[in-house]
The prediction has a mean pLDDT of 79. SAM riboswitch aptamer (S box leader) from a Pseudomonadota bacterium, 100 nucleotides, folded computationally. Taxonomically the source falls in Pseudomonadota (Bacteria, Pseudomonadati). The sequence was found by an Rfam model in a public genome assembly.
RNA sequence: UCACCAUCCAGAGCGGCCGAGAGAUCUGGCUCGACGACGCCGCAGCAACCCCCUGGGACCGUGUCCCGGGUGAGGGUGCUACCGCCAGGACCGAUGGAGG
Numbered sequence: 001u002c003a004c005c006a007u008c009c010a011g012a013g014c015g016g017c018c019g020a021g022a023g024a025u026c027u028g029g030c031u032c033g034a035c036g037a038c039g040c041c042g043c044a045g046c047a048a049c050c051c052c053c054u055g056g057g058a059c060c061g062u063g064u065c066c067c068g069g070g071u072g073a074g075g076g077u078g079c080u081a082c083c084g085c086c087a088g089g090a091c092c093g094a095u096g097g098a099g100g
Base pairs, nucleotide, nucleotide: 001100002099004097005096006095007094008093013043014042015041016040017039021032022031023030025089026088027087028086029085044080045079046078049076050075051074052070053069054068055067056066057065058064059063084092
């Protein structure tokens, strides 16, 4: 960077730095923000996508797939205002997994 699959109304904040916009994009709303938002860093936490533990099933098959369950102790990510803030538009975006 490209295409694929799954998820996106649950959950979880403090400190430091910075300094004006921010909640992805367009329109209209609503909201957050000099009582310092957004962002960055640190720590803490949440969750269970992968890893981990485990039950069942399918398949000429000894390892791949499918349906569940468990623990957040540990590892890889992610996330921690508002339903991806809401509606409509665009059919976009984010995250994870497995590939080219």